[in-house]
Context: one part of a larger RNA
RNA sequence: CGUUAGAGCAUUGAGAGGACUUUUCCUUAGUACGAGAGGACCGGGAAGGACGCACCUCUGGUGUACCAGUUAUCGAGCCCUCGGUAGACGCUGGGUAGCUAAGUGCGGAGCGGAUAAUUGCUGAAUGCCUAUAAGUAAGAAGCCCACCUCAAGAUGAGUGCUCUCCAUAUAAGGUCACGGCGAGACGAGCCGUCAGGUGAUAGGUGUCAAGUGGAAGUGCAGUGAUGCAUGCAGCCGAGACAUACUAAGAGACCGUGUAU
Numbered sequence: 001c002g003u004u005a006g007a008g009c010a011u012u013g014a015g016a017g018g019a020c021u022u023u024u025c026c027u028u029a030g031u032a033c034g035a036g037a038g039g040a041c042c043g044g045g046a047a048g049g050a051c052g053c054a055c056c057u058c059u060g061g062u063g064u065a066c067c068a069g070u071u072a073u074c075g076a077g078c079c080c081u082c083g084g085u086a087g088a089c090g091c092u093g094g095g096u097a098g099c100u101a102a103g104u105g106c107g108g109a110g111c112g113g114a115u116a117a118u119u120g121c122u123g124a125a126u127g128c129c130u131a132u133a134a135g136u137a138a139g140a141a142g143c144c145c146a147c148c149u150c151a152a153g154a155u156g157a158g159u160g161c162u163c164u165c166c167a168u169a170u171a172a173g174g175u176c177a178c179g180g181c182g183a184g185a186c187g188a189g190c191c192g193u194c195a196g197g198u199g200a201u202a203g204g205u206g207u208c209a210a211g212u213g214g215a216a217g218u219g220c221a222g223u224g225a226u227g228c229a230u231g232c233a234g235c236c237g238a239g240a241c242a243u244a245c246u247a248a249g250a251g252a253c254c255g256u257g258u259a260u
Stems, first nucleotide, its partner, number of pairs: 001153001005164007015150004021049007033038001051107005059101004066094005071086006110145001112144002118138004173254004177193005201247003204243005211235002217230005
């Protein structure tokens, strides 16, 4: 811009993409078959491999400043206790959320269709024969459908429900702006924006979870290094719940017909 008023929500599916894999074991059954050796079809059940999709409950990884330990050196006057630098964490031991695989869950179902090679039935041409000429049947990991996803710019522009106004600015609705996100390169998507008692969007705060692992100060024991008690302490990024304390414009703009 179009889809012939403009919108919101929900849909059909032309078409497109993905996937459609495979092994072993048990049973049928040591049966059918076979002199024996050997050894099934058909059918039922179980466990896997690789691949794919999703997720983070579990097992782990990462987790650049969440916790602790520690060396050198500098600083806060000294001790104690802290802070800086030593990498773009000084080093080391752990680790929440998030992300993730090596972890977890799930998937490849069809006694649907038409067929290939192949195998038939009836049957002439050709008194026989012949699966083929008329007619008719079976048959594959392959094809079409079925399964999952997208999809009306499918210009052939589809369908349903609901909503919308009287006039120079507005309606339904939408955009910007503002607070943000399990959304994200940017656009986009999604949530929220309370107006006088109505709003949990982010921050803060409170309680908890999780992590670290026993803070500082004080007391006690020891000549001392240090240890013990107060005290599963102190600290704590992203997590959960609650709470209007702070911040979410009393904002701007777009937007309706030769209809009734």

The part of an RNA shown here (large-subunit ribosomal RNA, domain VI) has 260 nucleotides and comes from Callitris sulcata. Its Rfam family is "Bacterial large subunit ribosomal RNA". Taxonomically the source falls in Callitris (Eukaryota, Embryophyta, Euphyllophyta, Conifers II). The RNAcentral record of the full RNA draws on SILVA. The coordinates come from a structure-prediction model, not an experiment, and the mean pLDDT is 83.